[in-house]
RNA sequence: AGGAAUAUAGUUUAAUGGUAAAACAUCAGUCUCCAAAACUGUAAAUGCAGGUUCGAAUCCUACUAUUCCUG
Numbered sequence: 001a002g003g004a005a006u007a008u009a010g011u012u013u014a015a016u017g018g019u020a021a022a023a024c025a026u027c028a029g030u031c032u033c034c035a036a037a038a039c040u041g042u043a044a045a046u047g048c049a050g051g052u053u054c055g056a057a058u059c060c061u062a063c064u065a066u067u068c069c070u071g
Base pairs, nucleotide, nucleotide: 001070002069003068004067005066006065007064010024011023012022013021018054027041028040029039030038047063049061050060051059
């Protein structure tokens, strides 16, 4: 320099163009002499900017970051 893939909650993963889901973790509560475990509940996310569409995490384009391949 060229090509390809990925980017969603604190972490790991889901989501046929139509209300963004779950597990673990955090926080609060129940239980317990206390703690752990267990149970109940809360909060938390679509890398960035445009475009297509009635409607975009999803489709298209550019950029950013990471990884891989060629040289």
The RNA shown here (transfer RNA) has 71 nucleotides and comes from Bombilactobacillus bombi.
The RNAcentral record of the sequence draws on ENA.
Its Rfam family is "tRNA". It is annotated as a transfer RNA.
The coordinates come from a structure-prediction model, not an experiment, and the mean pLDDT is 82.